RNA sequence: ACUGACAAAGGCAAACCCGCCGUGAGGCGGGGGCGCAAAGCCCACGGCUCUCGGCACGCACCGAGAGGGCCGGGCUGCCAAAG
Numbered sequence: 001a002c003u004g005a006c007a008a009a010g011g012c013a014a015a016c017c018c019g020c021c022g023u024g025a026g027g028c029g030g031g032g033g034c035g036c037a038a039a040g041c042c043c044a045c046g047g048c049u050c051u052c053g054g055c056a057c058g059c060a061c062c063g064a065g066a067g068g069g070c071c072g073g074g075c076u077g078c079c080a081a082a083g
Stems, first nucleotide, its partner, number of pairs: 002083001003080002011036002016031006034069001040075003045072003048067007
C1' cells in the first nucleotide's frame, strides 16, 4: 500500500413521526434505527432517477431544479485479524 474480521474504540443514520422551508422532487432540526468500512467530503464532471415550467391528454424535446444512502470518478480518514 492492497485487502476487510463473530476484533477493539468510535462514527454515520433508512423507513416512519413532529416542527420549519420549498409549487414540488426534496432540504434543515428533533426523535427513531433499516443499514453503512468511508452511508466523510465534491459549485453534480459523465450517466441514471425524480420535480417544476414550456404544455395542450400523453410521449418526445427544451429550460430550470432535486438526489453523494443510484452508479462511475476524485480527495481525505480510524483500526488491524487472516492474506
Molecule: c-di-GMP-I-GGC riboswitch aptamer
Organism: uncultured Rubrobacteraceae bacterium